[in-house]
Molecule: Glycine riboswitch aptamer
Organism: Nocardioidaceae bacterium
RNA sequence: CUGAACCACGCGGGAGAGCCCGCAUCUGGUGCGGCGCCGAAGGGGCAAAUCCUCCCCGGAACCUCUCAGGCACCCGGACCGCGUGACGACG
Numbered sequence: 001c002u003g004a005a006c007c008a009c010g011c012g013g014g015a016g017a018g019c020c021c022g023c024a025u026c027u028g029g030u031g032c033g034g035c036g037c038c039g040a041a042g043g044g045g046c047a048a049a050u051c052c053u054c055c056c057c058g059g060a061a062c063c064u065c066u067c068a069g070g071c072a073c074c075c076g077g078a079c080c081g082c083g084u085g086a087c088g089a090c091g
C1' cells in the first nucleotide's frame, strides 16, 4: 500500500399461519380469555466427519422443539444486496 473474515449503523428486498369464538370497551378500533395454527427474532436439542484403536468431551443448521414470538394492517423478521464506519488476516 492492499484489504479477507467478524461486528455496528443506514437503505432496499424479505415467507408462513383464524382478525375463528366469547367477554369487555367502543367512532374506528383496541384489550383479555379460549381453541386452532406458523416459524425466518431470541432460546432449547441432536448426527456424521473429527482419533492409530476404544471411551469421554466437543460437534451446525432456514433440521427439530415450539418456551418466547407470531397468525388483517403497522411493527417485527433469519437471510440476501448496496453503502458507510470500526477492526485488520493473507499478500
Stems, first nucleotide, its partner, number of pairs: 001091001007085007018035001020034006036071003042067001043065003050058001